This is a predicted structure of a 703-nucleotide part of an RNA (large-subunit ribosomal RNA, domain II) from an Oscillospiraceae bacterium.
Its Rfam family is "Bacterial large subunit ribosomal RNA". Gene Ontology terms of the family: structural constituent of ribosome and ribosome.
Context: one part of a larger RNA
Parts: sequence; C1' cells; structure tokens
RNA sequence: UCCGGCGAGCUGCCGCUGCGGGCAAGGUUAAGCGCAUAAUGCGCGGAGCCGCAGGGAAACCGAGCCUUAAGAGGGCGCAACACCGGCACGUCCGGUGUGCCAGUCAGCAGCGGCAGGCCCGAAACCGGGUGACCUACCCGUGCCCAGGCUGAAGCUGCCGUAAGAGGCAGUGGAGGGCCGAACCCACAUCCGUUGAAAAGGGUGGGGAUGAGGUGCGGGUAGCGGAGAAAUUCCAAUCGAACCCGGAGAUAGCUGGUUCUCCCCGAAAUAGCUUUAGGGCUAGCCCCGCAUGAGUCCGGCGGAGGUAGAGCACUGGAUACCCUAGGGGGCGUCAAAGCCUACCGAAGGUUACCAAACUCCGAAUGCCGCAGGGAUGGUAUGCGGGAGUCAGACCGCACGAGAUAAGUUGGGCGGUCAAGAGGGAAAGAGCCCGGACCCGCGGCUAAGGCCCCAAAGUGCGUGUUAAGUGGAAAAGGAUGUGGGAUUUCGAAGACAGCCAGGAUGUUGGCUCAGAAGCAGCCAUGCAUUAAAAGAGUGCGUAAUAGCUCACUGGCCGAGAGGUCCCGCGCCGAAAAUGUCCGGGGCUGAAACACGCCGCCGAAGCCCGGGGGUGCGCCAGGUGCGCACCGGUAGGGGAGCAUUCCCGCCGCGCGGAAGCCGUACCGUAAGGGGCGGUGGAGCGGCGGGAAGGGAGAAUGCCGGA
Repeated sequence: UCCGGCGAGCUGCCGCUGCGGGCAAGGUUAAGCGCAUAAUGCGCGGAGCCGCAGGGAAACCGAGCCUUAAGAGGGCGCAACACCGGCACGUCCGGUGUGCCAGUCAGCAGCGGCAGGCCCGAAACCGGGUGACCUACCCGUGCCCAGGCUGAAGCUGCCGUAAGAGGCAGUGGAGGGCCGAACCCACAUCCGUUGAAAAGGGUGGGGAUGAGGUGCGGGUAGCGGAGAAAUUCCAAUCGAACCCGGAGAUAGCUGGUUCUCCCCGAAAUAGCUUUAGGGCUAGCCCCGCAUGAGUCCGGCGGAGGUAGAGCACUGGAUACCCUAGGGGGCGUCAAAGCCUACCGAAGGUUACCAAACUCCGAAUGCCGCAGGGAUGGUAUGCGGGAGUCAGACCGCACGAGAUAAGUUGGGCGGUCAAGAGGGAAAGAGCCCGGACCCGCGGCUAAGGCCCCAAAGUGCGUGUUAAGUGGAAAAGGAUGUGGGAUUUCGAAGACAGCCAGGAUGUUGGCUCAGAAGCAGCCAUGCAUUAAAAGAGUGCGUAAUAGCUCACUGGCCGAGAGGUCCCGCGCCGAAAAUGUCCGGGGCUGAAACACGCCGCCGAAGCCCGGGGGUGCGCCAGGUGCGCACCGGUAGGGGAGCAUUCCCGCCGCGCGGAAGCCGUACCGUAAGGGGCGGUGGAGCGGCGGGAAGGGAGAAUGCCGGA
C1' cells in the first nucleotide's frame, strides 16, 4: 500500500406536534389477583390520571370571577353548527332551526428532556493497592586496592646553649601526598545512529588509602521517599511511579458516520453573551393548515436634503482697497499732531474650499392610492423540522490606509460559495449562459473566421512603419496624416550664389590700451545713400581681419509661424527560453469607421423519452400549460440484508454460496442459462431490526 471481516443517532421513561385507529362527555386502568399455554395470551381489578369551568394570593364565588365604594371601567374566562335578516362589514349583532361543546387510550413517525445518548480520542482528577532485585540515601556485616616514589611528627646520637631554643646525621613511616595496573569514573574525539548495543566500540583522559570501591542482609513509598541539588532518582516511565477501579470522566476541539431515486433549497447577518472558530432569539430554507392577502410595469399623490452647485449662515483660505487698533519715525517738558515700502480686526471688491457649512437642489431609491397590464412553488398568520453566525472576488459610491496591497470596514448590485457548458492560451469570484435523458438534426450568445483550429487569406475608405499592434509616467522631438488661423510672396517672397555693408568716429566715460564687439552712459545722434546697428557672433594686447542685421543682382513659386485632433518615436535595466497561446502577419492576419456572410455552448428551436406541480374533460392512465443545476438542510417514494408470523412453493432428477454471461428495470436492484458446490432455499402478505462501508494516522486477520 492493497484485500477480507468488524465498525458510528440505539434503548427506557417523560413531554410536544403530526398521522391512522378504538371508544366518546367521556377515555383509560396501575399494583395485584384468577384462568391457561411449549410459547404468545384471556379475564378481573376504577385506586389513580386526563377531560367535562373558570376566576382569584386566598377565603370563596361560579358562566362568570377578580380588581373596586361601584351595577363604572379594565383583566382573565363562557358564548358549538347550519340558514335567514341587519349594519357600523367584523373571528359582528339579532332571529329561526338542528341537537349538544371533544376528549382520552395505546400505536407509529419527527423533535425535545433525563440518562454515556452518533462513534473513536485526551492532557488530567480521585480511591484502593503493588513496587527501593534499577537507582538515591541510611543501618548491619564482610571483602578489595600490583608495583614504584616522596619522606611529616616522634625517637636516638652528635653539635650547640648557663639551661633552652636551634642545627646536623640516622631512625621513623605521616599524607582527602606523587607516578601507575586491577577496580571505579566518563573529559575529548572518531565510529555507531532500521546500531553488535533502547547509551556501545576504538584512541587518548580522570581517581586509584579515600568524602575510595564492592558483596550480602536490612530500612525509607507517591498529597510520599531519597537527593555533595541536576526538577536528579524511586524497575528502559518522573514538575509528581506503576496496577486496578470511579469510568463509557469531560473534550464549546479534530477525525469519521455505510443503499437508491424524486421535489424544494439556505446562511456566513442583527441583538445579547467571561462572548468572539461556542451558544440563544430573530432573519433566510423545508413540510402542513388557513387566508386569498404579494411583487413588478405604467398612472396619480407624497415625504426628503444626497450628487451637483453656492457662499446667505458656520468655519477655512487668497489678492487688493479702506480702516479701528498696535509697532516704528518725527515732534515735545509732556501732549496734541504729522508720517509710515511694518502687522492688521471689522467692512468693500475679485476669485475659491468644506463629511460633521447651506440661500439652493436633482436623478435614483422610499411610502401611499385606484383601476389596467404582467407575474406568482408570490405574500401573511399559526403549527412542526432544520441548517447558518470564518465568507470570497468583481462593479459602483464611500471610510481607514500612503487618493498602497490578492489590505481592511460597512452600503447597493452581481458571480462563486452550492453552478456544469462556451469564451478569456492555462485561470472558484471576469464575459456569455443556468446542464431531466437521448439524437452522426437546426439557429444563435460571448468570442471568433491565414495555419495549429470550426468559420472570410471577405468587401469599402482611411491610419500606422513603430512588429506599434503584442506592458508603463512626467517629460522630450522638423515622425507622419487631418483640421483651423496668421505673416511674407510675380511690385519676385523663402533657400542658395554674386556684390555692397560706408561717413562724423577710435561716440562719450573708464582704462596701460578700450577703436561696433571687458565694463559704464547714450543709442527714437546725425550724414551719404539702393542699403548699412554708435553694431549679431568669431577674432586682436589694442588695431587689423572674417561675419550678421540691412540693400541690389541672379533665379522663378511658393515660404514661415501658432493652435487643435488621429496614429506612431524616445523616455524603457533582471535573473530557465525568443515569447502576440505558437507558427507566422505590413495596400495586414495591426488600428479606426462602415457593410455582407459564416463558425461558435449543456442557451434557443426540432424529433423521441421520463418525471413533478397545476388545470380541464370527468376516470382515459387521457389532454393542456409550466417546471425538473444544486452544498448545509427539509419533505416524499422505494431497493436490498437478517430474523419472526400466516399462506403457497422449490430441492440429491442437485438447495444456499461461488465463477461466467450478450436479459429486464430510471436507480438501489431483479432474473435466465452454464459451470462449481453438495443440503438446504424461495415467492406473496404482514411484523421486528445487532439493517447497507472507502476513508475514522479506525480494529482484527491476510498478501
């Protein structure tokens, strides 16, 4: 990992609702007793319980009662059904008639309560026991420590001293002394790491007469012991051992929860919550009953302060004018007064800003009304059953954030969730579109039609030259197309070429010099002229020189500026591989506008079939219309398994089971035949469940 078997909403009591049943103003027995059977049973038993009347705290009263002084008002109750009449149209009132208000018992189903209560799962808590053969410490009693080294005290002798002290030599043999085996330990490193070993092996290392090592016997026990102290040890287990029990502890948590088909179909919100990944109630879903009420469109009537806009209020912000006040200057003994390129309230003018500003003010949305149209598994109430309380992305208008985020929060809408199909290369949330089944039928949507690849190498007119298309900004540019406007031009423009470009004068000043051209001043100076600046640039130390403006000639038709629009260019650096999905594409296979055709889905249509709901004729298994995506979840109908009861059958002329197989049914499933097998099994009707397996790191067995 696979295969087989086992494996999860059960049961009792109580209650609510529904369904069918018995009896009914009643219904029903409990314990117990009697009879009887192989077993199931039959009868007695009316105690009790529910119902038949309520109201009040109660006494108590009673179709009423309570409150109260009350006969008022109010609260809780009674007031069955049919018909007729009435109005103030209601669960109304009055009359008539009928004849009497409906409960209760058990069963079944769903749900709830109490119980382990769908199954498996803790970490733990408590009780009673078992452990110190491991290990810690202690007690008793034994045992062990090769060899070598050092040489304390004391003692003896000699020296020494007044005597001492002291010195030397010898002797002696002390020490948590030294070196180092056994023994004990475990510091380093290598190996080992499904090991040879659940702690070892190799090479080194430390202690080795001591707080030493070790044998045997004994002691201390879990709310405890022991501890040269590490949360260390107490039998490979220790922040509280192990075994059994309470015990199926509890688990708002994780996982798992077994056959089929049909109908409907959510939520991820609000309020409260020691609440936030859990609950409760409401909302939204399903089923039943009742009412016949809903929604949309068009019409009419309303409330409102958003978008926009505005500045009349409240604030903000800006320039100028005016100016109270302040600062500064002058004045002066002080002042008055005067000035002010300073600040500046209020006021004025121009132009602005605002969620918490409004003199104004939409579109939508919202509320209501009548009748018309459309639609309806629509709406409301009551009863029963749920699930949901982590939502996600997209569009629009906003808050938070950084006018960040596949960010976060709410609002409106959509999709996904719970939605398949087609498109977007691929891609829950984007675009198109909602899949009952079948068809080698048709038409379309989004998107496409050169090839991959279904359909146009379609038509018309333009644009682009950048492979732009097939990523990007501020900004930049004689890219290119279109438009608008303006200036110059046959009295000759623009470009080019030829010629002139002078004089007063080297203007004045400054300066070493300053002569058009360092700088300052003037430059609307003047003269000659077709024209020529007191000079556009280069240049010189300063001159000189070369140019320009300006003028003439040659030439002979357009030239220059500004603005707007379309498409392009630069701006443009990244990590596997060019990269539009690819090939490839340039009067296009790009872009813009227009036109015709085609392809294209589970959409729509056609044909056949099935089912659900409603309606109709009335009863065929019919006709008509609509509908049949679906998670949590609700409802409905079935299949199979085991056993029991009744009836009917099969079987050694071969039961069940197993293997094979082309049959039947919408499915769960059912059957025929053959083989195998060798003794039981089935059909119909009813009943009861240990009643369906693929998942639980499921359990047991096997491969």